[in-house]
RNA sequence: GGUUUAUAAAGAAGCGGCGAGAGAUCAGGCUCCGCGACCCGCUGGCAACCCUCCGCAGAUGCGAAGAAGGUGCCAAUUCCUGCCCCGGUAAAUAUCCCGGGAAAUAUAAAUU
Numbered sequence: 001g002g003u004u005u006a007u008a009a010a011g012a013a014g015c016g017g018c019g020a021g022a023g024a025u026c027a028g029g030c031u032c033c034g035c036g037a038c039c040c041g042c043u044g045g046c047a048a049c050c051c052u053c054c055g056c057a058g059a060u061g062c063g064a065a066g067a068a069g070g071u072g073c074c075a076a077u078u079c080c081u082g083c084c085c086c087g088g089u090a091a092a093u094a095u096c097c098c099g100g101g102a103a104a105u106a107u108a109a110a111u112u
Base pairs, nucleotide, nucleotide: 001112002111003110004109005108006107007106008105013043014042015041016040017039021032022031023030026082027081028080029079044074045073046072049070050069051066052065054063055062056061078104083101084100085099087097088096
C1' cells in the first nucleotide's frame, strides 16, 4: 500500500520551539492565523478500538464497569457542499431549508 469489519452531531489544553500559511486531495464556500495558527517537543487531558473484569446469553451477540499497557484524538459534524433519492419553500429542475444513501477520507482491529 490492498482487503474486510466497525466508528465518525458527544468528549478533551497549557507551556516551550519555529515563523507563514492552515483546515486530506481538486473546485466552490466558510473558518483559523504575527494577540503566532499549522507543525514539532514536553506535560496534562478525552475517549474506550485493542485490552481487563462482571452479568445475560451460550454466537465472533447484548449490556455494565475499569484505564496499567498498544494505538487514536484534544477549533468548527469528517467545517460544509460536490454523485443519487425523498420532502419543504420559491416564479423556477432551485445555488435556500430538511432527511436518507453512495463515494471519498480518517481512526481502530484483523488480514494480505
A computed fold for a 112-nucleotide RNA from Mucilaginibacter auburnensis, annotated as SAM riboswitch aptamer (S box leader). The source organism's lineage runs through Bacteria, Bacteroidota, Sphingobacteriia, Sphingobacteriaceae and Mucilaginibacter.